[in-house]
RNA sequence: CGAUAACUCAGCCACAUCCGCCGCGAGACGGAGCCGGAAAGCCACGGGUCUUGGGACAAGACAGCCGGGUUACCUAC
Numbered sequence: 001c002g003a004u005a006a007c008u009c010a011g012c013c014a015c016a017u018c019c020g021c022c023g024c025g026a027g028a029c030g031g032a033g034c035c036g037g038a039a040a041g042c043c044a045c046g047g048g049u050c051u052u053g054g055g056a057c058a059a060g061a062c063a064g065c066c067g068g069g070u071u072a073c074c075u076a077c
Base pairs, nucleotide, nucleotide: 004076005075012037013036017032018031019030020029022027035064041070042069043068045067046066047065048062049061050060051059052058053057
C1' cells in the first nucleotide's frame, strides 16, 4: 500500500422519554438519555412507510424499515 475477516471492556453512535428551539405537519437541530447498533458513517438510486395539499398527482420527511452505492479506525492475515 492492497484485499479479506473478526471484534466492542473502555470509547463511539443512539430509539423512547424529558428540556430548549425550528417547521402547518411527517420531522430537523442542541442538551440529557434506561431501548438498542457494529457501519445505527455518508448518499433518497429502487422498494416501503409517513406528512401537507389534492381529481390524476405534486411537494416534502424517514439512512435506527429492506435492498443498492460509497468511504473508513483498531486488531488479525